This is a predicted structure of a 74-nucleotide RNA (transfer RNA) from Candidatus Moranbacteria bacterium UBA4824. Rfam family: tRNA. The family's RNA type in Rfam is transfer RNA. Rfam's curators write: Transfer RNA (tRNA) molecules are approximately 80 nucleotides in length.

RNA sequence: GGCAGGGUAGCUCAGUUGGUUAGAGCACAGCACUCAUAACGCUGAGGUCGAGAGUUCGAAUCUCUCCCCUGCUA
Repeated sequence: GGCAGGGUAGCUCAGUUGGUUAGAGCACAGCACUCAUAACGCUGAGGUCGAGAGUUCGAAUCUCUCCCCUGCUA
């Protein structure tokens, strides 16, 4: 350099063939329980979906450019 895959919450990831409010587990905060801690239970906070542009009534999702990570190849 070429090809393929990936980038979504603090971490690991799901989300489909574009459509109603962007989700799960863990972690975190509060409450409850307990003599106390942990576990279990309830509630909550946390996201401009890597960046920019395009298409569209509507984009995490489709198209283009760029950035970053992983693998294969020369």
It was read from a public genome assembly. Its mean pLDDT, the model's own confidence on a scale to 100, is 82.